Context: one part of a larger RNA
RNA sequence: UUGGGCGUAAAGAGCGUGUAGGCGGUAAGGUUAGUCAGAUGUGAAAUCCUUCUGCUCAACGGAAGAAGUGCAUCUGAAACUACCCGACUUGAGUACGAGAGAGGAAAGUGGAAUUCCCAGUGUAGAGGUGAAAUUCGUAGAUAUUGGGAGGAACACCCGUGGCGAAGGCGACUUUCUAGAUCGAUACUGACGCUGAGACGCGAAAGCGUGGGGAGCAAACAGGAUUAGAUACCCUGGUAGUCCACGCCGUAAACGACGGGAACUAGGUGUAGCGGGUAUUGAUCCCUGCUGUGCCGCAGCUAACGCAUUAAGUUCCCCGCCUGGGGAGUACGGUCGCAAGGCUAAAGCUC
Repeated sequence: UUGGGCGUAAAGAGCGUGUAGGCGGUAAGGUUAGUCAGAUGUGAAAUCCUUCUGCUCAACGGAAGAAGUGCAUCUGAAACUACCCGACUUGAGUACGAGAGAGGAAAGUGGAAUUCCCAGUGUAGAGGUGAAAUUCGUAGAUAUUGGGAGGAACACCCGUGGCGAAGGCGACUUUCUAGAUCGAUACUGACGCUGAGACGCGAAAGCGUGGGGAGCAAACAGGAUUAGAUACCCUGGUAGUCCACGCCGUAAACGACGGGAACUAGGUGUAGCGGGUAUUGAUCCCUGCUGUGCCGCAGCUAACGCAUUAAGUUCCCCGCCUGGGGAGUACGGUCGCAAGGCUAAAGCUC
């Protein structure tokens, strides 16, 4: 390489948009490039195979034939693929109506709480722990009442509930804005799927510039604990956490499960929308679609388990794996302000 694989053994890119490419619905007509059939030519000799034959046999050799799966030309076939032409509606999409949602961005507003400041009441403790101490407090703390400042986060509602491609999203109001779902018709007429490169998004931490800084809190300091304690516990506390703009581009970025399509028992919750029946109505029952859970048959699996949201049965496209360590490292390239990221070996060793 072929093959076999990728939930947990090595292996699904963090996620999307999309270029090239690959693949692609139904029925009709045409062309004949692929495809199929036939013919002709060619396909050196030797070798291989078959028959005959020469060395006493054989190996070896000689003669003839066959084969040579290929190529070229010609003739023909038209099912499939391709191409051309016109057509279709079930794939895909558009228009219309309806409701749901922490989807995104910006601006504004609110209450609880912590901290700090001012003032009142009030007096000796408070705080903290396993126990303490560091710490705060007679310069009046803690507690309590009133007023003020400022920052950050939004209790209850909250739900294997919802939304989003993923990261993620949770107070309220307004503005702007994206997607999905359901319903009934009409329209377009394959416009589709995937997607190497490419481009964009991408938690936390980190970086740059400028703000902000209540609480929390790496580093750091002190008090304890301990044989020691560069920790766990306590008292403090700076970056940071927050905002704006720009970078970084990584995570157990996980469902450790790429995307799309079709098919293959059921049962039971839940969210959104619809239909039917009963009902004055709320509502209940039956049922359709979409999403999200649990249980479970066939089947699959090494087992665990998965099981119409597949890890079942098939097809299309992409990514990735190929013993452990060395190593996601070195070198080189490239990106980055840096930290570092991406790409990615070998010697050696078991």

A computed fold for a 350-nucleotide part of an RNA from an uncultured bacterium, annotated as small-subunit ribosomal RNA, central domain. The prediction has a mean pLDDT of 87. The full RNA is in RNAcentral, with records from ENA and SILVA.